[in-house]
């Protein structure tokens, strides 16, 4: 590299739902549970939350709107590991 083994083998890994715990939240975790299909990396880019903080309204209280530094690897690329039949 190239066909294919494969309706493979070693293993592995857990959607959505509920239940605990933890966050301001999205999320994440832990047990059950299986939709889907290996892991690890927020390096680009989408997307999600607005704590804080700006801003503007009210006119103490609150509350509209913007913004991650917060979160998604089961959104997508990159970048990297590792197992695995035959030639």
């Nucleotide at each position: 590299g190239u066909c294919u083994g494969a309706a493979a083998a070693u293993g592995g890994c857990a959607a959505a739902c509920c239940a605990g715990c933890u966050g301001a939240a999205a999320c994440g975790u832990u047990g059950g549970g299986a939709c889907a299909a290996a892991g690890c990396u927020u390096c680009g880019g989408g997307u999600c939350u607005a704590a804080g903080g700006g801003c503007g309204c009210a006119g103490a209280g609150g509350u509209a709107c913007g913004u991650a530094u917060g979160a998604u690897u089961g959104c997508c690329g990159g970048g990297u590991u590792g197992c695995g039949g035959a030639c």
Molecule: c-di-GMP-I riboswitch aptamer
Organism: Paenalicyclobacillus ferrooxydans